RNA sequence: GGUGAUGUAGCUCAGUUGGUUAGUAGCGCCGAACUCAUAAUUCGGAGGUCGUUGGUUCGACCCCAACCAUCACCA
Numbered sequence: 001g002g003u004g005a006u007g008u009a010g011c012u013c014a015g016u017u018g019g020u021u022a023g024u025a026g027c028g029c030c031g032a033a034c035u036c037a038u039a040a041u042u043c044g045g046a047g048g049u050c051g052u053u054g055g056u057u058c059g060a061c062c063c064c065a066a067c068c069a070u071c072a073c074c075a
Stems, first nucleotide, its partner, number of pairs: 001074007010027003013023001019058001029045005051067005
């Protein structure tokens, strides 16, 4: 340099033939109960401009384009 894939909460991921208001998700975090205390367990809670910017559409996490980041392959 070329090709392809991925980007959703602090971390790991669901959700896409475009249609209510993104998920009773796991871990983590905060508070409470329990305990002499901690851990474990139980209950409750917070946390998201869906990588960025445009475009298509009545309507976009979802489709299109460019850019950014990461990974893989080729040279």